[in-house]
RNA sequence: CACUGACAAGGGCAAACCUCACCGAAAGGGAGGGGCGCAAAGCCACGAGUCUAAAGUCCUGUGGUGAUCCACAGGUACCAUGACAGUCGGGUUGCCAAA
Numbered sequence: 001c002a003c004u005g006a007c008a009a010g011g012g013c014a015a016a017c018c019u020c021a022c023c024g025a026a027a028g029g030g031a032g033g034g035g036c037g038c039a040a041a042g043c044c045a046c047g048a049g050u051c052u053a054a055a056g057u058c059c060u061g062u063g064g065u066g067a068u069c070c071a072c073a074g075g076u077a078c079c080a081u082g083a084c085a086g087u088c089g090g091g092u093u094g095c096c097a098a099a
Base pairs, nucleotide, nucleotide: 004097005096012038013037017033018032019031020030022029023028036086042092043091044090046089047088048087049084050083051082056078057077058075059074060073061072062071063070064069
């Protein structure tokens, strides 16, 4: 230095859940509490996968109109440009050291 990871040492992070007059349409994120667990459960949206569907498309209804156009309302439909790094892979940085 690399591989590897123990009834080692010092530590680290923080699931579910609860609270918030926080951000967001939502998924989700943030702060505080809390610990299920994690040797990268540090960081990065590059690949796959999963989640959400605001806007948009489509459908339906109503109204206006010269019009196959426009507006409004509804929808269990479609759709990331949104999210998840504690889903997996990949990239990158890193504490300690038994066998």
Molecule: c-di-GMP-I riboswitch aptamer
Organism: Clostridia bacterium